[in-house]
Context: one part of a larger RNA
Molecule: large-subunit ribosomal RNA, domain IV
Organism: bioreactor metagenome
RNA sequence: CCUUCGUUAAGGAAUUAGGCAAAAUAACUCCGUAACUUCGGGAGAAGGAGUGCCUGAGGCAACUCAGGCCGCAGUGAAAAGGCCCUGUCAACUGUUUAACAAAAACACAGGUCUCUGCUAAGUCGCAAGACGACGUAUAGGGGCUGACGCCUGCCCAGUGCCGGAAGGUUAAGGGGAGAGGUUAGGUGCGCUCAGGUGCGCCGACGCUUUGAACCGAAGCCCCGGUGAACGGCGGCCGUAACUAUAACGGUCCUAAGGUAGCGAAAUUCCUUGUCGGGUAAGUUCCGACCCGCACGAAUGGCGUAAUGAGCGGGGCACUGUCUCAACGAAGGACUCG
Numbered sequence: 001c002c003u004u005c006g007u008u009a010a011g012g013a014a015u016u017a018g019g020c021a022a023a024a025u026a027a028c029u030c031c032g033u034a035a036c037u038u039c040g041g042g043a044g045a046a047g048g049a050g051u052g053c054c055u056g057a058g059g060c061a062a063c064u065c066a067g068g069c070c071g072c073a074g075u076g077a078a079a080a081g082g083c084c085c086u087g088u089c090a091a092c093u094g095u096u097u098a099a100c101a102a103a104a105a106c107a108c109a110g111g112u113c114u115c116u117g118c119u120a121a122g123u124c125g126c127a128a129g130a131c132g133a134c135g136u137a138u139a140g141g142g143g144c145u146g147a148c149g150c151c152u153g154c155c156c157a158g159u160g161c162c163g164g165a166a167g168g169u170u171a172a173g174g175g176g177a178g179a180g181g182u183u184a185g186g187u188g189c190g191c192u193c194a195g196g197u198g199c200g201c202c203g204a205c206g207c208u209u210u211g212a213a214c215c216g217a218a219g220c221c222c223c224g225g226u227g228a229a230c231g232g233c234g235g236c237c238g239u240a241a242c243u244a245u246a247a248c249g250g251u252c253c254u255a256a257g258g259u260a261g262c263g264a265a266a267u268u269c270c271u272u273g274u275c276g277g278g279u280a281a282g283u284u285c286c287g288a289c290c291c292g293c294a295c296g297a298a299u300g301g302c303g304u305a306a307u308g309a310g311c312g313g314g315g316c317a318c319u320g321u322c323u324c325a326a327c328g329a330a331g332g333a334c335u336c337g
């Protein structure tokens, strides 16, 4: 010097990102116990008090032994809550990144939308088949939200979904007007005495290639509905008898222009906003204000008792965290063997 312990004058968080670590609290009995509250809790709230006695023997004593008494209860060798105030997030108990994250993330009961009438929807499988379910809409699948309380505004123009079927568009298919190819035959010309033959033109039936009109469903266009569907929820100018501000007015645009509640917030850039509180001093914290860069209503809004190894702020107690270090113990390191 290192590791693990023990003790420490005076001070007591001055340490530090942060009381990290340590100290302190601690058992049992009694007294006593606030705000708030979903009346269960909060609560072991907090804060106090007590934790044996008598007689005899032995012994200097500590104590040991024997006997007795009272009470609900007569800790401690060790084990064995620190507490209070106030915010934020999540209701809660749970779950999670096996080995850097335990949380505000996931789940949750509850809410709501939607699909599904049973050979259900949905899922796995090529299929058989299986699950769903030996269930049957008080059931099952999927999405979102997430106890509870008070609530959940406006927009259906776009996208999606649902419904509609008059009209437009429209595939296969039906339909075949017409067109082309082929040629039995006809015909023109040439050669040939004739028979015939070569080239060209026209061309029936049949076969074949192609093919217009017209008839064709869903879908799309179209019509309507639908937001706890995806989503969205304005700008400029003027105006009141100080000033300032604008209940009010004008105008442009829009599908409609953000309602309640909340607001420098887990959201605020400017920003350590401004005011108040707490401190001698406070970029954090609490209460307000509202100028919301860029909150906002189940991608839920705002509250909320209880809960939390969550996150932020403050206080009491306590301490070697510190001022500022010292001493001691054990084991190492180091030296010798």
Stems, first nucleotide, its partner, number of pairs: 001332008010323002014321001019318001027051005036041001038147001052069007070074001082316007089308002094106002110145007122131003148303004153233003158230002160226005167221003173215002178210005185202007234252005261295001262292001273289005